[in-house]
Context: one part of a larger RNA
Molecule: small-subunit ribosomal RNA, 5' domain
Organism: uncultured bacterium
């Protein structure tokens, strides 16, 4: 000089960093990956419109009943001979009840259209994005090559298509099991799910000691020729967005080599798949990566092997520089994901909020089985000298999904704690006495604090009230700002609200008095204290740094 510091005494503000370095210890609780209804088929909820009648109820007609009531006509009896009474009766009437059609209200059902939402099946995404440094001395990482030994979803682009067809099945529905977690069995239906055909410019693959141009070697490239194989989906607001082969690009990854990369020889020998060949297998690909045979090789004092230690750079500290030290934040690689192992699914993992097995822990139980994983963002216990908020918003840059509104984003913007860092500010200015008072010293005359104070006149930055008040918002327009009434501008009132800490014996800037008496104590170091201590404690007065100032750690 520096630091992710801690501790001590002290603290006024703002900008802009920074912040479990110890237990890769264990984790309650809430969030941190979802989106597509324009891929399906079903289901909610809600308007419309048709349609059906299942009930109430009502209009209006038709058919059948056919009560009551008139009633020609006819018989009979009485007489007062045209009056009276009594039976039979065509026809009329048309209560009531029944059937069918119908009007219209109420409830209910079905269909369709539209809008709304999604448990299921599909699709892309979950392999980025954040954590963390346990492991790794090793092609891990830097750096420089090689890949004629390789892949590569989405994305941009060239050519060529997108025919025909078929069985399923999740949801559901009825059973059945279970404490749960969850599972079976029958039935039933789409689909950009799945299967087969068809077609093949161009693609693979064999096969032809083919022909042509090139390479550092195997050898690659291009082109003829035979035979063989292998695609596709669809949707929609007709604007478009997919799907399928197959070239060429972008960007992204796999392997391979050289040169570089800690400490110990009180680690000196190490090695059988071990080096290497032939064969076959396996990979996207190269090779003992594997596996059969077959040969004995490889490494190694220019440090193998074992052992410690440790994530690697860009970079950071210091330093004139060589150089040591060192890998918080920021960026790049690489490894992990409670411990170990294994693969699945994919364009891509052997895969942090996937799955299968063991282990160890923790929780549930009807003891039979089950569940979990903070090294993600807060936040909690513990450890520790130490290290924050269970906060706010997707407005902004990004990222997944979708056509698109849009949805999800503890990535990210921000905002809270903390002088933990860095750089700014202020805590008043000017004037004011041959110098108050009060400390403190003295030779008692004075010295000094000290222009310091009072006291006058003056400013208000930060803080405090007021008032106004953004930029970041992209776009054609219009709307959208967590932060935030935040910075920022105007007024207002007033020295008002704001200074410590360490030293003062040499090194080292600054000395006196008093207490103590080899005591109490200081102390980087050299040494100080045993009765005149500038070195211990105090006071005063003086240095020095300043919101810090000292200590202790580590570095250089």
């Nucleotide at each position: 000089g520096a630091u992710g510091a801690a501790c001590g005494c002290u603290g006024g503000c703002g900008g802009c960093g920074u912040g479990c370095c110890u237990a890769a210890c264990a984790c309650a609780u809430g969030c941190a990956a979802g989106u597509c209804g324009a891929a399906c088929g079903g289901g909610u909820u809600a308007a419309a419109g048709a349609c059906g009648c299942c009930g109430a109820c009502u209009u209006g007609c038709a058919u059948c009943u056919g009560a009551u009531g008139c009633a020609a006509g006819g018989g009979g009896a009485g007489c007062u001979u045209g009056c009276u009474c009594c039976c039979c009766a065509a026809g009329c009437u048309g209560a009531u009840g029944a059937u069918g059609c119908u009007u219209g209200u109420c409830u209910u059902g079905u269909c369709u259209u539209u809008a709304u939402c999604u448990a299921g099946u599909g699709g892309c995404g979950a392999a980025c994005g954040g954590g963390u440094g346990a492991g790794u001395a090793a092609c891990a990482c830097g750096u420089g090559g090689a890949u004629a030994a390789c892949c590569u979803g989405c994305c941009c682009u060239g050519c060529a298509c997108u025919u025909u067809g078929g069985a399923a099945u999740a949801c559901c529905u009825u059973c059945a099991g279970g404490a749960a977690a969850c599972u079976g069995a029958a039935g039933u239906u789409a689909a950009u799910a799945c299967c087969a055909a068809a077609u093949a410019a161009g693609c693979a693959c064999a096969c032809c000691a083919c022909u042509g141009u090139c390479g550092c070697a195997u050898g690659a490239c291009a082109g003829a020729g035979u035979g063989u194989g292998a695609a596709a989906a669809g949707a929609u607001u007709u604007a478009u967005c997919g799907g399928u082969g197959u070239g060429g690009g972008a960007g992204g990854g796999g392997u391979c080599c050289g040169c570089g990369c800690u400490c110990a020889a009180u680690u000196a020998g190490c090695u059988a798949g071990u080096u290497g060949g032939u064969g076959a297998g396996a990979u996207a690909a190269u090779a003992g990566c594997u596996c059969a045979c077959c040969a004995a090789g490889g490494c190694u004092a220019c440090g193998a092997u074992u052992g410690a230690u440790a994530g690697c750079c860009g970079g950071g500290a210091u330093g004139a520089g060589a150089g040591u030290c060192u890998g918080a934040u920021c960026g790049g690689c690489c490894a992990c994901a409670u411990u170990g192992g294994g693969a699945c699914u994919g364009a891509g993992a052997c895969a942090c909020g996937g799955c299968c097995c063991a282990a160890a822990c923790u929780c549930c139980u009807a003891c039979g089985g089950g569940a979990g994983g903070c090294a993600g963002c807060a936040g909690u216990g513990g450890g520790g000298a130490a290290u924050a908020u269970u906060g706010c918003a997707c407005a902004a840059u990004g990222g997944g999904g979708g056509a698109a509104a849009c949805c999800c984003u503890g990535a990210u913007g921000c905002a809270g704690c903390a002088a933990c860092g860095c750089c700014g500010c202020g805590u008043g200015a000017a004037g004011g006495a041959a110098g108050a008072a009060g400390g403190c010293c003295u030779u008692c005359g004075g010295g000094u604090u000290g222009u310091a104070a009072a006291c006058u006149u003056c400013u208000u930055u930060a803080g405090g009230c007021a008032g106004g008040g953004a930029a970041g918002a992209a776009c054609a327009a219009a709307a959208u700002g967590a932060c935030g009434g935040u910075a920022c501008c105007u007024g207002c009132a007033g020295a008002a609200u704001a200074a410590g800490c360490a030293c003062c014996g040499g090194c080292u800037a600054a000395a006196u008095a008093c207490g103590u008496g080899c005591c109490a104590g200081c102390a980087g170091c050299c040494g100080c204290g045993g009765u005149a201590a500038u070195a211990c404690g105090u006071a005063u007065g003086g240095u020095g740094c300043a919101a810090g100032c000292g200590u202790u750690a580590u570095c250089c």